The part of an RNA shown here (large-subunit ribosomal RNA, domain IV) has 321 nucleotides and comes from a marine sediment metagenome. Its Rfam family is "Bacterial large subunit ribosomal RNA". Rfam links the family to the GO terms ribosome and structural constituent of ribosome. The coordinates come from a structure-prediction model, not an experiment, and the mean pLDDT is 87.

[in-house]
Context: one part of a larger RNA
RNA sequence: CCCUGCCUGAGGGAAAUCGGCCAAUUAGCGGCGUAACUUCGGGAUAUGCCGUGCCUGGGUUAGUGCAAGCUUUCCUAGGUCUUAGCAACUAGGGGGUCCCAACUGUUUAAUACAAACAUAGCUGACUGCGAGCGCGUAAGCGUUAGUACAGUCAGUGAAUCCUGGUCUGUGCCUGUAUGUUAAAGCUCGGGAACGGGUCGAAGCACAGGUUAACGCCGGGACUAACUAUGAGUCUCUUAAGGUAGCCAAAUGCCUUGUCGGUUAAAUGCCGACGUGCAUGAAGGGAGCAAUGAGGUCCCCACUGUCCCCAGGAGGGCUCCG
Numbered sequence: 001c002c003c004u005g006c007c008u009g010a011g012g013g014a015a016a017u018c019g020g021c022c023a024a025u026u027a028g029c030g031g032c033g034u035a036a037c038u039u040c041g042g043g044a045u046a047u048g049c050c051g052u053g054c055c056u057g058g059g060u061u062a063g064u065g066c067a068a069g070c071u072u073u074c075c076u077a078g079g080u081c082u083u084a085g086c087a088a089c090u091a092g093g094g095g096g097u098c099c100c101a102a103c104u105g106u107u108u109a110a111u112a113c114a115a116a117c118a119u120a121g122c123u124g125a126c127u128g129c130g131a132g133c134g135c136g137u138a139a140g141c142g143u144u145a146g147u148a149c150a151g152u153c154a155g156u157g158a159a160u161c162c163u164g165g166u167c168u169g170u171g172c173c174u175g176u177a178u179g180u181u182a183a184a185g186c187u188c189g190g191g192a193a194c195g196g197g198u199c200g201a202a203g204c205a206c207a208g209g210u211u212a213a214c215g216c217c218g219g220g221a222c223u224a225a226c227u228a229u230g231a232g233u234c235u236c237u238u239a240a241g242g243u244a245g246c247c248a249a250a251u252g253c254c255u256u257g258u259c260g261g262u263u264a265a266a267u268g269c270c271g272a273c274g275u276g277c278a279u280g281a282a283g284g285g286a287g288c289a290a291u292g293a294g295g296u297c298c299c300c301a302c303u304g305u306c307c308c309c310a311g312g313a314g315g316g317c318u319c320c321g
Base pairs, nucleotide, nucleotide: 001316002315003314004313006312007311008310009309011307012306015305020302028052029051030050031049032048037042039158053080054079055078056077057076058075059074062071063070064069081085093300094299095298096297098295099294100292101291105117106116121156122155123154124153125152126151127150132143133142134141135140160286161285162284164217165216166215169214170213171210172209173208174207175206178205179204180203185198186197187196188195189194218236219235220234221233222232245279246276257273258272259271260270261269262268
């Protein structure tokens, strides 16, 4: 000098750092006591406070025993030693806000465990059984030795409050008067090749329906007795012009938006505001107790993360013997 499942540290205590990553703190048992919120079950070992060894006296529980006694539970009074009594080992740090996902669960064997997948619940579509769906050229087989309280397919994703407008386009469904229309059939012409006509399926055209189907959900002027704003009026235009909600959000370019709180100081976080580049209702909207090796910010405690490094243990390297 290097390494380590290593140890200790004055004063400070996250100033370190992307970030308390790491380390430290806490820890068992008993007693007291325990908030917001809540789906009334929880939250909860919440948080927090106290006790804990050993000895002696008195009382007491249970077992066993004829009994003496032995083992054992608890209460009470006193004493005693230590820095420290769950003295070792073992053994939760805690609290608050917000985002996401309801939850337990599942996952990229070998860089990802999550907010992704699944889920119960909700909704739609098909299906009356020789069904529908899937496999197979078929025979046949699975679903199923099931029968609509069933099965298959699709979307959403607990419960709560809700789920707005639009069927123009595309899809799907229904309808068939008419148009278009293949082969075959019929018929006419021709010696034949072939040609003409007639009939006319599905499909398409056409007419409706359907959005928890794919989707979509405007612009410009003017206007109230300060100013500002614009309830309102006019106009262009669409199938309809974004409703309830929610928001600089995991969605906001401008942007470190503006205001308030937190800090001495904050591109952070929380609460508001909303002309929202480009939020928005089962490609679900909002909101949520509990849950989470999820993400963000703050506080207490704690600490060698740091100020600022020092010492020790073990091993290595080098050198000397």